[in-house]
RNA sequence: GGGCGUGUACCGAAGUGGACAAACGGGUCAGACUGUAAAUCUGAUGGCAUAGCCUUCACAGGUUCGAAUCCUGUCGCGCCCA
Repeated sequence: GGGCGUGUACCGAAGUGGACAAACGGGUCAGACUGUAAAUCUGAUGGCAUAGCCUUCACAGGUUCGAAUCCUGUCGCGCCCA
């Protein structure tokens, strides 16, 4: 330099146009249980003034009524080729 893959919440990881603030696991926080702790169970875990609203899926553009999802460029990472 070229090709392929990949980037999602604190971490891992699903999700491939509308049912998504986004399953599931871990961690964390709160509660229940326990003499204490662990284990187990329940709830919460982007923000807020919580009816609902707002902002988000590497970054910047584009397509579309509508984008985490499709297209283009850039950046990071992995593999292969040279």